[in-house]
RNA sequence: AAUGCAAACUGGUCUGUCGCUAGUUCCUAACGGAAAGAGAGGAAAGUCCGGGCAACAUAGAGCAUCCUGCUUCCUAACGGGAAGGACUUAUUUUGAUCAAUGAUCAGGAUGAGGACAGAAAGUGCCACAGAGAAGAUACCGCCCUGUGUCCGUUUAACUGAUACGGGGUAAGGGUGAAAACGUGAGGUAAGAGCUCACGGCUUUGUCGGGCGACCGGCAUCGCGGUAAACCUCAGGAGUUGAAAGACCAAAUAAAUCCCGAUCCAGGAAUUGCUCGUUCCUUAAUGCCGUAAGGCCUUUGUCGGGAAGGGUAGGUUGCUAGAGCCAAUUGGCAACGAUUGGCCCAGAUAAAUGACAGAUAACCCCGAAAUGCAUUUCGGGAGAAACAGAACCCGGCUUACACGUUUGCAUUUUUU
Numbered sequence: 001a002a003u004g005c006a007a008a009c010u011g012g013u014c015u016g017u018c019g020c021u022a023g024u025u026c027c028u029a030a031c032g033g034a035a036a037g038a039g040a041g042g043a044a045a046g047u048c049c050g051g052g053c054a055a056c057a058u059a060g061a062g063c064a065u066c067c068u069g070c071u072u073c074c075u076a077a078c079g080g081g082a083a084g085g086a087c088u089u090a091u092u093u094u095g096a097u098c099a100a101u102g103a104u105c106a107g108g109a110u111g112a113g114g115a116c117a118g119a120a121a122g123u124g125c126c127a128c129a130g131a132g133a134a135g136a137u138a139c140c141g142c143c144c145u146g147u148g149u150c151c152g153u154u155u156a157a158c159u160g161a162u163a164c165g166g167g168g169u170a171a172g173g174g175u176g177a178a179a180a181c182g183u184g185a186g187g188u189a190a191g192a193g194c195u196c197a198c199g200g201c202u203u204u205g206u207c208g209g210g211c212g213a214c215c216g217g218c219a220u221c222g223c224g225g226u227a228a229a230c231c232u233c234a235g236g237a238g239u240u241g242a243a244a245g246a247c248c249a250a251a252u253a254a255a256u257c258c259c260g261a262u263c264c265a266g267g268a269a270u271u272g273c274u275c276g277u278u279c280c281u282u283a284a285u286g287c288c289g290u291a292a293g294g295c296c297u298u299u300g301u302c303g304g305g306a307a308g309g310g311u312a313g314g315u316u317g318c319u320a321g322a323g324c325c326a327a328u329u330g331g332c333a334a335c336g337a338u339u340g341g342c343c344c345a346g347a348u349a350a351a352u353g354a355c356a357g358a359u360a361a362c363c364c365c366g367a368a369a370u371g372c373a374u375u376u377c378g379g380g381a382g383a384a385a386c387a388g389a390a391c392c393c394g395g396c397u398u399a400c401a402c403g404u405u406u407g408c409a410u411u412u413u414u415u
């Protein structure tokens, strides 16, 4: 330097002609016309989170259910972002040990990663393989020893081999993702934290540093993993959602039938349940009874259900915002503050476009300096992908052409 992969950022502009739309201003009796300016994204997608806003509403408590989970900071808030910490992993480097050109252990630097509270409260799981998978375990092996047989030797004894037993062991080998902290030395019949040195993790205490997570030192207690298994701990969550809501006009049959209730009871409202709270719930006739009161019928009201009738039109919500741009300033950064400027879609079956020319991204060719890059000049070509607002905003995730930046790998060239 080129190519490839990954991550992040960005995701055209100008002129003319014709066309579309809402708002503002002016004209017209009205239909409509004119002018200046404006008109779809970085994801508008997914609907995964958080809010604003609206209704329930007079906003409560408990359980269930769900969400989050290292620290500090940012933010309206978040399961988001920034900077850190521990852990894991890749590359590289330093030291020690073994040994042969490597391996193991420990430390440093740079990059990447994430479902990062708790396994010493309890329950469960770790397939297959393997002797054995957490109250574990002896397949091969190692050591000691009994009996029989055989060889050598000098009768016995002794050494070795072999068959059948007894006892000890978890260092070596095997299985496995993982074998009960690791390495080394001593010790032992052979071995084992049995003992020692160094190192790792954990419990408890203490000293120093840091806002903190944590880091370092000393002593002590001990030594499988797994909680995107149940669970425990800490913190949090009312529900619904613009087709939410509000208002206006018009029309119809608040008609008919069934059930329940009509006041120490029932129904509705607010989530899945319970409690609490709030609101709503007639009268007449007749009969029985000393009375209190009870029963039946009719009627009214409320709630639930069945079948049926009318309407489906318009206004609003609806875009001035946790808004955008610039400068200065604080901060490692995310981001904040001050000052000044700007108004940049609001449709309702859904407008925001088409054509032509140009152009400074990118690409190709040629020339010069200097091989490549780079710079300058000339010519040619030239905007390709993913993709369309619908209450608004902040994130996350997914898709993607050209291009830019960073990292890694490979190749090539010059010095």
Stems, first nucleotide, its partner, number of pairs: 001411009012359007020039002024035004041386001045397002048395005053241004060275004065237005070084005085116001087113012117232002122230002124226003139173002141169010152158001181199006200223002204219006245316004256306007265281005283298002286295003323342008363380007
Molecule: Bacterial RNase P class A
Organism: Solitalea longa